[in-house]
Context: one part of a larger RNA
RNA sequence: GGAUGAACGUUGGCAGCAUGAUUAACACAUGCAAUUCAGACGGGAAGUGGUGUUUCUAGUGGUGGACAGGUGAGUAACGCAUAAGAACCUGCCCUUGGCAGGGGAACAACAACUGGAAACGGCUGCUAAUACCCCAUAGGCUGAGGAGAAAAAGGAGGAAUCCACCCAAGGAGGGGCUCACGUAUGAAUAGUUAGUUGGUGAGGUAAUGGCUUACCAAGGCGAUCAUCAAUAGCUAGUCUGAGAGGAUGAUCAGCCACACUGGGACUGAGACACGACCAAGACUCCUACAGGAGGCAGAAGUGGGGAAUUUUCUGCAAUGGGCGAAAUCCUGACGGAGCAAUGUCGCAUGAAGGCAGUAGGCCCACGGGUCAUGAACUUAUUUUAUUGGAGAAGAAACAAUGAUGGUAUCUAAGGAAUAAGCAUCGACUAACUCUGUGCCAGCAGUCACGGUAAGACAUAGGAUGCAAGUGUUAUCC
Numbered sequence: 001g002g003a004u005g006a007a008c009g010u011u012g013g014c015a016g017c018a019u020g021a022u023u024a025a026c027a028c029a030u031g032c033a034a035u036u037c038a039g040a041c042g043g044g045a046a047g048u049g050g051u052g053u054u055u056c057u058a059g060u061g062g063u064g065g066a067c068a069g070g071u072g073a074g075u076a077a078c079g080c081a082u083a084a085g086a087a088c089c090u091g092c093c094c095u096u097g098g099c100a101g102g103g104g105a106a107c108a109a110c111a112a113c114u115g116g117a118a119a120c121g122g123c124u125g126c127u128a129a130u131a132c133c134c135c136a137u138a139g140g141c142u143g144a145g146g147a148g149a150a151a152a153a154g155g156a157g158g159a160a161u162c163c164a165c166c167c168a169a170g171g172a173g174g175g176g177c178u179c180a181c182g183u184a185u186g187a188a189u190a191g192u193u194a195g196u197u198g199g200u201g202a203g204g205u206a207a208u209g210g211c212u213u214a215c216c217a218a219g220g221c222g223a224u225c226a227u228c229a230a231u232a233g234c235u236a237g238u239c240u241g242a243g244a245g246g247a248u249g250a251u252c253a254g255c256c257a258c259a260c261u262g263g264g265a266c267u268g269a270g271a272c273a274c275g276a277c278c279a280a281g282a283c284u285c286c287u288a289c290a291g292g293a294g295g296c297a298g299a300a301g302u303g304g305g306g307a308a309u310u311u312u313c314u315g316c317a318a319u320g321g322g323c324g325a326a327a328u329c330c331u332g333a334c335g336g337a338g339c340a341a342u343g344u345c346g347c348a349u350g351a352a353g354g355c356a357g358u359a360g361g362c363c364c365a366c367g368g369g370u371c372a373u374g375a376a377c378u379u380a381u382u383u384u385a386u387u388g389g390a391g392a393a394g395a396a397a398c399a400a401u402g403a404u405g406g407u408a409u410c411u412a413a414g415g416a417a418u419a420a421g422c423a424u425c426g427a428c429u430a431a432c433u434c435u436g437u438g439c440c441a442g443c444a445g446u447c448a449c450g451g452u453a454a455g456a457c458a459u460a461g462g463a464u465g466c467a468a469g470u471g472u473u474a475u476c477c
Base pairs, nucleotide, nucleotide: 001477002476003475004474006473007472008471009470010469013347014346016344017343018342019340020339026303027302028301030300032298036062037061040060041059043057044056045055046054070258071257072256079183080182082180084178085177088175089174090173093171094170095169096168097167098166101135102134103133104132110125111124113122114121115120141148142147154163155162156161185229186228191221192220193219196218197217198216199215200214201213202212203211233255234254235253237248238247239246240245260281261280263278264277283294284293285292286291311337313336314335315334319333320331321330322329351379352378353377360371361370362369363368386413387412388411389410390409394404421466422465423464424463425462426447427446428445432461433460435458436457442449
C1' cells in the first nucleotide's frame, strides 16, 4: 500500500446492487416449511320437493416424500481434484418389438360389543378396487439336457381415440465400484498388522472384492516416513504479488459428510431416510402414576454465550419442483418488501458575480497580516427533499392472470430551500503558531517528547488528508 462475512469510537442526506451467527453441531415457546389423485375403489356427508348433475372427504390404493432447503461436527480418506477402467443397477423420460385369456380368497373403511385419563387399541361380522393370489400364454431368463421357474389392470369417452398396466431390447440422464497421480504438521512418534497379506471351497451382493466364513500358506506396510499424535470438510475459486509464490475456502457453483447422542434395519428404482420406523441413552414436557409425547445444523423468532450478525413480513404474478387427463391444489424453494453506512458504485449538501478589503476571531515587529470572495448583497437554477397529477415493463398461448406497487418513471408548483464530518499537523508523513502546563498532567506505530519561552502534552486560531464517511483494533499478502 492492498484486502475483510469484520467489530469499536465519532458523525450521518439520498439511490442502485450485493452481503449479514465467523462464537455454543448450545437449549428451544409458537404457528408455518410435502403433499396430491374421486378420470383406481367401496362408503359417509352437504345440497335438491324428486331424479340427474355437483361439492367435500375419514379409509383402501397409486405417486412423491431419497428432490429442493440447512450445517461443517466428523473425516488426512479413493473424502476431494485431475485422468482412466470393468464386474454392475436404474422410478419417471425417449425409441423399437410384442402381450393383456380365465378364475379366486381376503383386509380396512363400516356396524355391534368392549379396554384406556390420554396416546392408542381389542374382538366378532360385512364389503370394493389399478390392493392380493392361482391357472394359461412367452423370439426373453436359468440350464445342459430329462427340463425348470416366472407377467399383466383397468379408467375416461356416444365413438374415434386418449391415459395407464405387463414382458423384452436399446438410449439419455442418474448412481454404485476399481485404479494411476496429487492432497497440511510433528521423529522430542520407528517399527507396525492377525481377517492381518495371499490362495482354494462355500456364502453374500445390483456388481468386483477377506465383503463374510472353513481350511492352507506366512505374508502385507515402513526413513520414497508406515504406525501414532494433534489439526482440518475438499475443489472451481477469493485476497495479495510484476511474477514465482504466500494466505484463504463467507456469499455463488460442484462433490462429500451429518440431522439430539451412539446403534439397527424396514419400505422402495433409489435411504440405512433432517420435518419416517425400532430399541438404548441424556435432556424437556403431559399424566388419573398404570403409561405416553418430543428433536429448528428448514424460514422467521426466543434464551444463552459473544466485540458482533436482520422481520415471529408478503405472494405463488414470475422461475423451478410434487401430484393430477386437466382445471386446480401444495411449495418459508423462489420472487419480493423490511432492518443494518456491512461493502461497493453513483449523486447531493449548491452555481455565477461580488465593493469595501467592514464587523468578529487569531497572530503581530502595533505599521499590519490572516480566516477571506468567505459572508452580506445581486442574478439565474431545482439534482435532491416536500406537496399535487399521470402511471408502467417484467405476462408467455385469443382472452384472463402482477406479490412487488400506486413502486420505478413522467409531469406541475413554490422556495437556496432539506443535507459535513472525522483524523492529523517533531521525523518517517502532506500540514505551524499563540496560550496553559512544568519529568507533573499527559502523548506514543518506531525514534522519542514533557524538568518555565514544548512546532511532540491540553485548548485556541490556522493548515493538511480523506469524505457520508473517518479513525482505531484484529487478521492475511
This is a predicted structure of a 477-nucleotide part of an RNA (small-subunit ribosomal RNA, 5' domain) from Picea engelmannii. Taxonomically the source falls in Picea (Eukaryota, Streptophyta, Embryophyta, Euphyllophyta). The coordinates come from a structure-prediction model, not an experiment, and the mean pLDDT is 84.